Small-subunit ribosomal RNA, 3' major domain from an uncultured bacterium, 476 nucleotides, folded computationally. The prediction has a mean pLDDT of 82. The RNAcentral record of the full RNA draws on Greengenes.
[in-house]
Context: one part of a larger RNA
RNA sequence: UGACGGGGACCCGCACAAGCGGUGGAGCAUGUGGUUUAAUUCGAAGCAACGCGAAGAACCUUACCAGGUCUUGACAUCCCGAUGACAAAAUAUGUAAUGUAUUCUCUCUUCGGAGCAUCGGUGACAGGUGGUGCAUGGUUGUCGUCAGCUCGUGUCGUGAGAUGUUGGGUUAAGUCCCGCAACGAGCGCAACCCCUAUCUUCAGUAGCCAGCAAUUCGGUUGGGCACUCUGGAGAGACUGCCCGGGAUAACCGGGAGGAAGGCGGGGAUGACGUCAAAUCAUCAUGCCCCUUACGAUCUGGGCUACACACGUGCUACAAUGGCGGUCACAAAGGGAAGCGAAACUGUGAGGUAGAGCAAAUCCCAAAAAAGCCGUCUCAGUUCGGAUUGUAGUCUGCAACUCGACUACAUGAAGCUGGAAUUGCUAGUAAUCGCGAAUCAGAACGUCGCGGUGAAUACGUUCCCGGGUCUUGUACA
Numbered sequence: 001u002g003a004c005g006g007g008g009a010c011c012c013g014c015a016c017a018a019g020c021g022g023u024g025g026a027g028c029a030u031g032u033g034g035u036u037u038a039a040u041u042c043g044a045a046g047c048a049a050c051g052c053g054a055a056g057a058a059c060c061u062u063a064c065c066a067g068g069u070c071u072u073g074a075c076a077u078c079c080c081g082a083u084g085a086c087a088a089a090a091u092a093u094g095u096a097a098u099g100u101a102u103u104c105u106c107u108c109u110u111c112g113g114a115g116c117a118u119c120g121g122u123g124a125c126a127g128g129u130g131g132u133g134c135a136u137g138g139u140u141g142u143c144g145u146c147a148g149c150u151c152g153u154g155u156c157g158u159g160a161g162a163u164g165u166u167g168g169g170u171u172a173a174g175u176c177c178c179g180c181a182a183c184g185a186g187c188g189c190a191a192c193c194c195c196u197a198u199c200u201u202c203a204g205u206a207g208c209c210a211g212c213a214a215u216u217c218g219g220u221u222g223g224g225c226a227c228u229c230u231g232g233a234g235a236g237a238c239u240g241c242c243c244g245g246g247a248u249a250a251c252c253g254g255g256a257g258g259a260a261g262g263c264g265g266g267g268a269u270g271a272c273g274u275c276a277a278a279u280c281a282u283c284a285u286g287c288c289c290c291u292u293a294c295g296a297u298c299u300g301g302g303c304u305a306c307a308c309a310c311g312u313g314c315u316a317c318a319a320u321g322g323c324g325g326u327c328a329c330a331a332a333g334g335g336a337a338g339c340g341a342a343a344c345u346g347u348g349a350g351g352u353a354g355a356g357c358a359a360a361u362c363c364c365a366a367a368a369a370a371g372c373c374g375u376c377u378c379a380g381u382u383c384g385g386a387u388u389g390u391a392g393u394c395u396g397c398a399a400c401u402c403g404a405c406u407a408c409a410u411g412a413a414g415c416u417g418g419a420a421u422u423g424c425u426a427g428u429a430a431u432c433g434c435g436a437a438u439c440a441g442a443a444c445g446u447c448g449c450g451g452u453g454a455a456u457a458c459g460u461u462c463c464c465g466g467g468u469c470u471u472g473u474a475c476a
């Protein structure tokens, strides 16, 4: 100087407390461990691994296993020779794959050649998701969006170092004010950026419809651009104003006006560093290793196994409900090898058909919870839907291993969950549906969107984590 203390003082955080809802019990989904296996490819491991890499394993992917096949190679450059088809393409035939046969006959030219393509040969080499993340770059997690981390000069100290950065206040903040052997500065904080909340202005189609007219009653048409909205440009919030407190300061409490008030709400933004943290399997890369194989290719299998254990979720255990009928109100997205309307058809998943739309025009598209009417009457039930049988639909060469969905039948556990543990402070929790990426098909996951919409916070004694000052020293 740090680090640490079941030392002290002060402060903060859904850290506790106050509340609301979960997990832990059940079934299923999914990841992991273990076990099994020819293989169950590999990585991730307290917080900070475990719906993680994977925004999507039937083949492919695929790295794993079994079997078959190739050896300058699936891919690149160079050398030698040959050819202008022995290439590509098509046809026939055969295979799981590689093959075999037939058809087919390059370009430019200064006529020297050049280019292109293929085959054969030869080696230089290719190739490796092989090893090392403790050789590395790059990227990332984490403490933590915590308020810290430093430097120059000066001063003090023999020196390591100190000072500044401490102190009194204040703040979300090393934020600001005052004081001070310090004076300044840098990286962080804040601001500048994006979305959102209000208004003005410009613009008015594909959007809108106040007034006028027509109407098939549909903004449908004429018409209009007032309104909604869209998207450009601006305004607006700054403790600016008032009162009180405070040291007359910084700032704090209250008030006015205002759509919004003291950082208005959200996002992006992550200092010096820590963990030899993660990644050699995104990529790049040193060294080591393989080179008729640890490379390449094909078929089939596996990654989907199953006495079990754990994590994360979904669905429930019902009456604030289930079922039937009726009837409203969104936002944000996507669409051409696509979205696919009406109509017809099927109990349904779907099918036929194909209007319109590269989309403020058309389509996906039905929002759901909610409201109203009826029924059930507290039961393992008209709760719950696992599991199983049969029959189907769709995608796709192909759904046996191993897809999703539909109909009928079947109707398991489960009556609110031990110890323990977790999220959340407002348009939040809870609850309800909608969309997208990936994607042929395959979400209860992920990322977004809106609808309905709470309770509680006395406070900082305690638990956890963090910050500042100070004190002690088994530690460096």
Base pairs, nucleotide, nucleotide: 001476002475003473004472005471007470008469009468010467011466012465013464015460016459019424020423021422022421023420026315027314028313029312030311031310032309033308034306035305042053043052064301065300066299067298068297069296070295073125077124078123079121080120081119082118083117084116089103090102091101092100093099106115107114108113127290128289130288131287132286136284137283138279139278140277141275143273148187149186150185151184152183153182154163155162156161167178168177169176193267194266195265196264198235199234200233201232202231203230204229207225208224209223212222213221214220238261241255242254243253244252245251317417321376322375323374324373325372326371333364334363335362338357339356343352344351345350383414388409389408390407391406392405393404394403430452431451432450433449434448435447436446